[in-house]
RNA sequence: GCGGCCGUGCUGGAAGGGUAGACAGUCGGCGCUUAGAACGCCGUGGGCGAAAGCCCGUGUGGGUUCGAAUCCCACCGGCCGCA
Numbered sequence: 001g002c003g004g005c006c007g008u009g010c011u012g013g014a015a016g017g018g019u020a021g022a023c024a025g026u027c028g029g030c031g032c033u034u035a036g037a038a039c040g041c042c043g044u045g046g047g048c049g050a051a052a053g054c055c056c057g058u059g060u061g062g063g064u065u066c067g068a069a070u071c072c073c074a075c076c077g078g079c080c081g082c083a
Base pairs, nucleotide, nucleotide: 001082002081003080004079005078006077007076010025011024012023018066027043028042029041030040031039045056046055047054048053059075060074061073062072063071
């Protein structure tokens, strides 16, 4: 230099155009208990807000589309192969 694969919350990891983050971990609250462990339920990306709720968020920047994590282009980073 050329080609291929990959990049998603705090962590692992799904979703292959239609509620973004299933499921699990972690942590918090509650229940249970004399107290704890275990277990069960709820929550657990960021911002605003008293709350209800609203907005943003899939490496970065663009594009296509009514709609993009998903398709296209460029770039950045990682891994593998070829030279």
Molecule: transfer RNA
Organism: Streptomyces pseudogriseolus